[in-house]
RNA sequence: UCUGGGGUAGCUCAAUGGUAGAGCUCUCGGCUGUUAACCGAGUGGUUGCGCGUUCGAGUCGCGCCCCCAGAG
Repeated sequence: UCUGGGGUAGCUCAAUGGUAGAGCUCUCGGCUGUUAACCGAGUGGUUGCGCGUUCGAGUCGCGCCCCCAGAG
C1' cells in the first nucleotide's frame, strides 16, 4: 500500500430500511439463622466520526479513524 471481516449498554453479542434488544454485571426488594443460589423489579445507548440517499438509516452510498486476519 491492497483485499476481507469488524466497531451497538460496564462486558459478550443480537436487531428485514419502520419504537435499538437479550444474557451477564450493577442497584433495590423477596426468600433464610447468615452467605451463596433462586425469584421479582429497576438502572444502563451521541449505534466509532462526518457527509449523503430516503417520508424514515444501527442497516444503503462516500470520506476518515481504530481493531483483527490475509496478500505484497
Predicted 3D model of a 72-nucleotide RNA (transfer RNA) from a Candidatus Portnoyibacteriota bacterium. The prediction has a mean pLDDT of 82. The RNAcentral record of the sequence draws on ENA. Rfam family: tRNA. By type it is a transfer RNA. Taxonomically the source falls in Candidatus Portnoyibacteriota (Bacteria, Bacteria candidate phyla).